About this RNA
The part of an RNA shown here (large-subunit ribosomal RNA, domain VI) has 265 nucleotides and comes from a Clostridia bacterium.
Context: one part of a larger RNA
RNA sequence: CGCAGGAUAUUUGAGGAGCUCUGUCCUUAGUACGAGAGGACCGGGAUGGAUGUACCUCUGGUGCACCAGUUGUCACGCCAGUGGCACAGCUGGGCAGCUAUGUACAAUCGGAUAAACGCUGAAAGCAUCUAAGCGUGAAACCGUCUCCAAGAUUAGAUAUCCCAUCGCUUUAUGCGAGUAAGACCCCUUGUAGACUACGAGGUUGAUAGGCUGCGUGUGUAAGCAUAGUGAUAUGUUCAGCUUGGCAGUACUAAUAGGUCGAGGG
Repeated sequence: CGCAGGAUAUUUGAGGAGCUCUGUCCUUAGUACGAGAGGACCGGGAUGGAUGUACCUCUGGUGCACCAGUUGUCACGCCAGUGGCACAGCUGGGCAGCUAUGUACAAUCGGAUAAACGCUGAAAGCAUCUAAGCGUGAAACCGUCUCCAAGAUUAGAUAUCCCAUCGCUUUAUGCGAGUAAGACCCCUUGUAGACUACGAGGUUGAUAGGCUGCGUGUGUAAGCAUAGUGAUAUGUUCAGCUUGGCAGUACUAAUAGGUCGAGGG
C1' cells in the first nucleotide's frame, strides 16, 4: 500500500514445512520342516542404539562476588573488627538462570498403487491375471500426527464495538478539519528481546524498585560472659548474613499530556 467504511477478538485451511531409521531379547516353539545337525514364517510383548524437539521436577555442571575458611601485604591511630590488592588471591559449598551426561516425547491405522500374485473371461468352442470387468499387494505416494499459513490479489468466515459532524470544491468513489470505537506516542517493565517487534501494566494500579514475611544457600556472626598462661573452646545461637525465587504491602516511580484514527453502498 492492498484486501470498497473504521476497528477489536476468534478462526477456516488453499498451500508449504517437519516427522519417516533400526538392533537385541522373551513368547509362539525347540513347534512347522528335517534322517540328523539344525531350525523358522505369521502373530504378541519387552528393552536398547542413532537422530530430533521441548524442559529443569530429579541427577550433575556452571553460577565474577550469596555464605564460610584461609595465606601474604597495605590501610582504617592501636586491640578487636573490617576493607583494598594478589587469576574471582586460594579453598569448600551454593539460589535463580543457562545447561547435558538429566527428564519427557517422537505410533497406529486407512486410501490408491509398483513389481508380483490372483478371480472371472473372450478374441482363438481349448488355454490365458486382460482385451471389458473385479481383487491382494511395499520403508516409496496420499491422508492420519506436529508447525506455519487469507498478499490464498480467488486477499475467505464468525462474533462484537463505532456511528452519520463541519468546511472547501472542478460535484467526484473529490479535498481538508475536528471526532467515535480503537490505536499509538510517552512512562513502569519481562515469560520477550541486537534494534524493532511481542507480552504484562500505567493510580478504577501490584508493572518495576523499596520494605515486610517466607523460601533457599552457608553453617553457629559480632559483642559479652565463662574456662585456659596461651593458641583456643563453650554459652548466648541450628545463630548471623543471604544475589535475578514466592507472596503481601501504594512508601517511590508509571504524573500530566500529545498524536493518529470512519462518513462508503